RNA sequence: UCGACCCCGGUCGGGAGAGUCUCGCGGAAGCCAUUCGCGGGCGCCGAAGGAGCACAUCUCCCCGAUAAUCUCUCAGGCACAUGAACCGCCCGGGGAAGG
Numbered sequence: 001u002c003g004a005c006c007c008c009g010g011u012c013g014g015g016a017g018a019g020u021c022u023c024g025c026g027g028a029a030g031c032c033a034u035u036c037g038c039g040g041g042c043g044c045c046g047a048a049g050g051a052g053c054a055c056a057u058c059u060c061c062c063c064g065a066u067a068a069u070c071u072c073u074c075a076g077g078c079a080c081a082u083g084a085a086c087c088g089c090c091c092g093g094g095g096a097a098g099g
Stems, first nucleotide, its partner, number of pairs: 001099002005095006012088003019042001021041008043078003049074001050072003056066003
């Protein structure tokens, strides 16, 4: 000095699933209906977050440790919108095998 690759942050794009169920209250608009918000009930989803380790990995084995898109649904969500793990492009910062 270049630098595969790794981590963090930012920006943009993509991004699934499950009742726009029912009851009550309030509003909009209207006087047939429709729609929005809040609360309750039952049903359901897993990809914010959280928790756990049956399988899996590490070890010859046991114990133990570890993590997940697995499991649980506390939270969150179940028309649209918002959010959304994860992926990609770009920007910034840090590390870095090697040349």
This is a predicted structure of a 99-nucleotide RNA (Glycine riboswitch aptamer) from an Actinomycetota bacterium. Its Rfam family is "Glycine riboswitch aptamer". About the family: This family represents the bacterial glycine riboswitch. NCBI's taxonomy places the organism under Bacteria, Bacillati, Actinomycetota. Its mean pLDDT, the model's own confidence on a scale to 100, is 77.